Small-subunit ribosomal RNA, 3' major domain from an uncultured Synergistota bacterium, 459 nucleotides, folded computationally. Rfam family: Bacterial small subunit ribosomal RNA. Its family is annotated with ribosome and structural constituent of ribosome in the Gene Ontology. RNAcentral holds the full RNA, with entries from ENA and SILVA.
Context: one part of a larger RNA
RNA sequence: UGACGGGGGCCCGCACAAGCGGUGGAGCACGUGGUUUAAUUCGAUGCAAACCGAAGAACCUUACCUGGGUACAUGACGUGUUACUAGGUGAAAGCUGGGGAUUCGAGCAAGGUGCUGCAUGGCUGUCGUCAGCUCGUGUCGUGAGAUGUUGGGUUAAGUCCCGCAACGAGCGCAACCCCUGCAUUCAGUUGCCAUCGGUGAGGCCGGGCACUCUGGAUGGACUGCCGGCGACAAGCCGGAGGAAGGUGGGGACGACGUCAAGUCAUCAUGGCCCUUAUGUCCUGGGCCACACACGUGCUACAAUGGCCGGUACAGAGCGCAGCGAGGCCGCGAGGCGGAGCGAUCGCUUAAAGCCGGUCCCAGUACGGAUUGGAGUCUGCAACCCGACUCCAUGAAGUUGGAAUCGCUAGUAAUCGCGCAUCAGCAUGGCGCGGUGAAUACGUUCCCGGGCCUUGUACA
Numbered sequence: 001u002g003a004c005g006g007g008g009g010c011c012c013g014c015a016c017a018a019g020c021g022g023u024g025g026a027g028c029a030c031g032u033g034g035u036u037u038a039a040u041u042c043g044a045u046g047c048a049a050a051c052c053g054a055a056g057a058a059c060c061u062u063a064c065c066u067g068g069g070u071a072c073a074u075g076a077c078g079u080g081u082u083a084c085u086a087g088g089u090g091a092a093a094g095c096u097g098g099g100g101a102u103u104c105g106a107g108c109a110a111g112g113u114g115c116u117g118c119a120u121g122g123c124u125g126u127c128g129u130c131a132g133c134u135c136g137u138g139u140c141g142u143g144a145g146a147u148g149u150u151g152g153g154u155u156a157a158g159u160c161c162c163g164c165a166a167c168g169a170g171c172g173c174a175a176c177c178c179c180u181g182c183a184u185u186c187a188g189u190u191g192c193c194a195u196c197g198g199u200g201a202g203g204c205c206g207g208g209c210a211c212u213c214u215g216g217a218u219g220g221a222c223u224g225c226c227g228g229c230g231a232c233a234a235g236c237c238g239g240a241g242g243a244a245g246g247u248g249g250g251g252a253c254g255a256c257g258u259c260a261a262g263u264c265a266u267c268a269u270g271g272c273c274c275u276u277a278u279g280u281c282c283u284g285g286g287c288c289a290c291a292c293a294c295g296u297g298c299u300a301c302a303a304u305g306g307c308c309g310g311u312a313c314a315g316a317g318c319g320c321a322g323c324g325a326g327g328c329c330g331c332g333a334g335g336c337g338g339a340g341c342g343a344u345c346g347c348u349u350a351a352a353g354c355c356g357g358u359c360c361c362a363g364u365a366c367g368g369a370u371u372g373g374a375g376u377c378u379g380c381a382a383c384c385c386g387a388c389u390c391c392a393u394g395a396a397g398u399u400g401g402a403a404u405c406g407c408u409a410g411u412a413a414u415c416g417c418g419c420a421u422c423a424g425c426a427u428g429g430c431g432c433g434g435u436g437a438a439u440a441c442g443u444u445c446c447c448g449g450g451c452c453u454u455g456u457a458c459a
Stems, first nucleotide, its partner, number of pairs: 001459002003456003007453007015443002019407005026299008034290002042053002064285002067282004075108001077105002080102003084099002087096003111274002114272003120268002122263003125259001127257001132171006138147003151162003177251004182219007191209002196206003222245001225239005301400001305359007317347003322341002327336003366397001371392007413435007
């Protein structure tokens, strides 16, 4: 100087408390450990591994196993052969010699998802969006170093004010960037009867950009104004006006560093290793195994519910080898067919909701696992091993021990919709909107963190 303390002081954070919903029990899905296996490819392992790399394992992918096959672009080198051939030599046969063709050989060279993330670059996680980490000069100290950065207030903040042997500065904080909330303006093949006319009653048509909207520009919030508190400061509390207040809400953005953290399998790369194989191609299998154990989810255990009929209202996206309307066929998944389509057509009936009916507390008209049968679709191909539909079957489960997780507002909870990947396959991921709470006395305690201080046999 740090680190640590079941030392102290001050202060934060869904850290506790207050509250709402879960996990832990059940069935199933997915991941992992283990076991098994010819192989169940590899990596990730407390927080910070375990719906993680994988935004799509039937073949492919695929790196694993079984069986089978096997090259390659180029050159240089050595060796042998030789129809051809410039040259040298010879009278000629021939010899010699350079080039070409070709055989064989070894090493070099390709290739390696082979090893080492304890040799590395790059990228990433984490402490942590925490408020810190440093430097120049000066001063103090023999020195390590200190001071500044401590102190009094204040803040979300080393934020700002005041003081001070310090005075300044840098990386961080904040702001500048994007989305959202209000208004103005510009622009109108979406929108509107708002206004006029027509009408087959649908903004359908003429017509019009006022409104909605779309997307460009601009304005708007700054403690600016008023009162109180405060050191007359920084600032705090209350109020006015305002669409909005005191960082309006959300995002992007992650200082010096820590964990020899993660990744040699995204890529790159040093070293090492394999080269008729540890390269490469194909067939089939495996990654989907199953006594178990853990993690993350989905669906439930019902009446604030299930089922039936009727009926209302989104946002954000996507579509030309694509989205596919109306119509017809099928109980249905779907099929036939093909209009239209780059705010225009389609995916697309949003669902919870609301109105009416039924069930009457029962392992049930709850719950849907499992299994039998019959089908649909994608695809060369659904046996291992796809999704979906219909009929039948109807299991466990009656709110879950110890323990444990998330969330402070348009949040939790709940409801559906879209997209990426993708031939097909979503309970996962990433987005979108609908409905829409409860609670926070407080900081003693648990966890993590910041500043000051103290102890130390630790570095």